Description
Large-subunit ribosomal RNA, domain III from Prevotella sp., 384 nucleotides, folded computationally. The source organism's lineage runs through Bacteria, Pseudomonadati, Bacteroidota, Prevotellaceae and Prevotella. The coordinates come from a structure-prediction model, not an experiment, and the mean pLDDT is 81. Rfam family: Bacterial large subunit ribosomal RNA. Rfam links the family to the GO terms structural constituent of ribosome and ribosome.
[in-house]
Context: one part of a larger RNA
RNA sequence: GAGUAGCGAGAGCAAGGUGAGAAUCCUUGCCACCGAAAAUCUAAGGUUUCCUGAGGAAGGCUCGUCCACUCAGGGUUAGUCGGGACCUAAGCCGAGGACGAAGGUCGUAGGCGAUGGACAACAGGUAGAGAUUCCUGUACCACCGAAAGCUGCAUGAGCGAAGUGGGGACACAGAAGGAUAAGCAGAGCACGCCGUUGGUAGAGCGUGUCCAAGCAGUAAGGCUUAAACGUUGGCAAAUCCGCGUUUUAUAAGGCUGAGCUGUGAUGGGGAGGGAAUGACCGAAGCUGCUGAUUUCACGCUGUCAAGAAAAGCCGCUAGCGAGGCCGUAGGUGCCCGUACCGCAAACCGACACAGGUAGAUGAGGAGAGAAUCCUAAGGUGAGC
Numbered sequence: 001g002a003g004u005a006g007c008g009a010g011a012g013c014a015a016g017g018u019g020a021g022a023a024u025c026c027u028u029g030c031c032a033c034c035g036a037a038a039a040u041c042u043a044a045g046g047u048u049u050c051c052u053g054a055g056g057a058a059g060g061c062u063c064g065u066c067c068a069c070u071c072a073g074g075g076u077u078a079g080u081c082g083g084g085a086c087c088u089a090a091g092c093c094g095a096g097g098a099c100g101a102a103g104g105u106c107g108u109a110g111g112c113g114a115u116g117g118a119c120a121a122c123a124g125g126u127a128g129a130g131a132u133u134c135c136u137g138u139a140c141c142a143c144c145g146a147a148a149g150c151u152g153c154a155u156g157a158g159c160g161a162a163g164u165g166g167g168g169a170c171a172c173a174g175a176a177g178g179a180u181a182a183g184c185a186g187a188g189c190a191c192g193c194c195g196u197u198g199g200u201a202g203a204g205c206g207u208g209u210c211c212a213a214g215c216a217g218u219a220a221g222g223c224u225u226a227a228a229c230g231u232u233g234g235c236a237a238a239u240c241c242g243c244g245u246u247u248u249a250u251a252a253g254g255c256u257g258a259g260c261u262g263u264g265a266u267g268g269g270g271a272g273g274g275a276a277u278g279a280c281c282g283a284a285g286c287u288g289c290u291g292a293u294u295u296c297a298c299g300c301u302g303u304c305a306a307g308a309a310a311a312g313c314c315g316c317u318a319g320c321g322a323g324g325c326c327g328u329a330g331g332u333g334c335c336c337g338u339a340c341c342g343c344a345a346a347c348c349g350a351c352a353c354a355g356g357u358a359g360a361u362g363a364g365g366a367g368a369g370a371a372u373c374c375u376a377a378g379g380u381g382a383g384c
Base pairs, nucleotide, nucleotide: 012030013029014028015027016026017025031381032380033379034378039361040360041359045341046340049339050074051073052072053071054070055069059067060066079140080139081337082336083335084334086117087116091112092111093110097106098105099104121138122137123136124135125134141333142332143331144330149325150324151323158320159319163316164315165314166313171303172302173301174300177296178295179294182290183289184288185287186286188209189208190207191206192205193204194202210268211267214263215262216261217260218259221256222255223254224253226247227246228245229244230243231242233241234240272281273280304307347356348355363375364374365373366372
């Protein structure tokens, strides 16, 4: 320079409280804002910022009794959620090997590697901070396994491949249908309320009007013909697959399949009651309509650019083979993550920065609509 520029998009007001001190902290009321978001869940990333108590030097663009700040104490509980003890993709590593002055490069077998495949848990309750993890109730999966049952001892019970086959197994667009979520309406049902008025005991007003996995049954639909014989193929074998022949077939059987009904539930939850946020008690729980972008399901139809792999799984044999199979009661169930933020003051931007940040849910009125305006649940009033 100069007490100058600036104090970083935005609505606060009042009363009460705390305190040495209050525009700024706490509580209550009114008002206002967002509402395909400024709500909720979650990935990445952050790494204790979470909760409680205390504090106010500094940080906070003012203040501060307050804080994502300082100090102390506490908090993350899993067979089933995500990852590993399973599988493979791109890519990477790479025994031997090839090549190369050296360092090394490439690469077979093999391995690692999710953003994909496979895979068993739901509902409610609870703390200051955790919950599909704790608790209550009801389940499921894998393995072990008394009992019971069945069966074999070579005339082969049973197990069974790293081999072999099936399957897993896949693009995009479009249309129609089934079902559900969700929503709305009701002179239905239940509970509560009754006015300082122009008007209120009425066809009044307000609120609510439910529940999972699992198990049993059923089912809109979708796909599929079945049997016998033969054997040049599937690196050996095969009763399996393939191929061939004969018979059979438009319907039975098989596979798949959302949902529905019953049960789960003599349970939970529930507006409300109660001086009370605690303990406790607890009604109704129906009918009709609309109806998904969700699901059946890449199921069907169409198109050309012709749309992963491997394992789990199901067969087959090779092989092993003397006791075995099945499996009730009962038992066992490892490691890592789990707090909190997560369109943001906690991530990436030097900042408590008008920028950027993948996915899921996403209600009502008007509307074609997830546009837009106003609202619900929920959140917020932006640190002069």